RNA sequence: ACACAACAUUUGCUGAAUCCCGGUUUUACCGGGUACGGAGGAACCAAUUCUGGGGUUAAUCCAUGAGUAUCAUGGUAGGGAACCUUCUGUCCCAAACCCGUCAGCUAACUUCGGAAGCUACAGUACCUUGCGAUA
Numbered sequence: 001a002c003a004c005a006a007c008a009u010u011u012g013c014u015g016a017a018u019c020c021c022g023g024u025u026u027u028a029c030c031g032g033g034u035a036c037g038g039a040g041g042a043a044c045c046a047a048u049u050c051u052g053g054g055g056u057u058a059a060u061c062c063a064u065g066a067g068u069a070u071c072a073u074g075g076u077a078g079g080g081a082a083c084c085u086u087c088u089g090u091c092c093c094a095a096a097c098c099c100g101u102c103a104g105c106u107a108a109c110u111u112c113g114g115a116a117g118c119u120a121c122a123g124u125a126c127c128u129u130g131c132g133a134u135a
Base pairs, nucleotide, nucleotide: 012118013117014116019033020032021031022030023029024028036113037112038111039110040109045104052102053099054098055097056096061075062074063073064072065071078093079092080091081090088123
């Protein structure tokens, strides 16, 4: 230097989903808050309910195949990738769940969530410069 593997109470990534306090039978659970998010809900305006409708989310839509459906393939609205922004390139995602005949916007007001899953050089090697902190 290269390759492979492993480790890491760490590096960081998607996401609203972080942090704090108390209690218990202290593995973990329960309760109360919280950064940060979602929904309902006047007037005015807008809109049209069996072809049911609607919500969270980036996650919609189209074509083809198959045997009705599930499903599969390809594409696509849209979304993500290591300080941030822009340009460019490359690699990925484009799911799932919920309400239950019902909800447009919406001040006051009401109400709910505050998870989960990944990752080791990620375009990143070296050198130089600047800033900050500590000694």

Annotation:
Predicted 3D model of a 135-nucleotide RNA (c-di-AMP riboswitch aptamer (ydaO/yuaA leader)) from a Clostridiaceae bacterium. Its Rfam family is "c-di-AMP riboswitch aptamer (ydaO/yuaA leader)". From the family's description: This family represents a conserved RNA structure found upstream of the ydaO and yuaA genes in Bacillus subtilis and related genes in other bacteria. It was read from a public genome assembly, where an Rfam model found it. The coordinates come from a structure-prediction model, not an experiment, and the mean pLDDT is 76. The source organism's lineage runs through Bacteria, Bacillati, Clostridia, Eubacteriales and Clostridiaceae.